[in-house]
RNA sequence: GCCUCCUUAGCUUAGUGGUAAAGCAGCGGUUUCGUAAACCGCGGACGCUAGUCCGAUUCUAGCAGGAGGCU
Numbered sequence: 001g002c003c004u005c006c007u008u009a010g011c012u013u014a015g016u017g018g019u020a021a022a023g024c025a026g027c028g029g030u031u032u033c034g035u036a037a038a039c040c041g042c043g044g045a046c047g048c049u050a051g052u053c054c055g056a057u058u059c060u061a062g063c064a065g066g067a068g069g070c071u
Stems, first nucleotide, its partner, number of pairs: 001070007010024004018054001026042005047063005
């Protein structure tokens, strides 16, 4: 320098055009003499900028970051 892939919650991952899901973690509560465990509930996220579309996490382009490969 070129090519490919990835970027969603604090972490690990789902979600192939119409409302974003789960586990762990966090917070609150129940229970206990107390802690832990268990159970119930709550909050929290689509890397950035444009384009297409009635509508974009999803499709397209560029940028940023990361991983791999070739030379």

Predicted 3D model of a 71-nucleotide RNA (transfer RNA) from Candidatus Amesbacteria bacterium GW2011_GWA1_47_20.
Its mean pLDDT, the model's own confidence on a scale to 100, is 82.
Its Rfam family is "tRNA". The family's RNA type in Rfam is transfer RNA.
Lineage of the source: Bacteria > Bacteria candidate phyla > Candidatus Amesiibacteriota.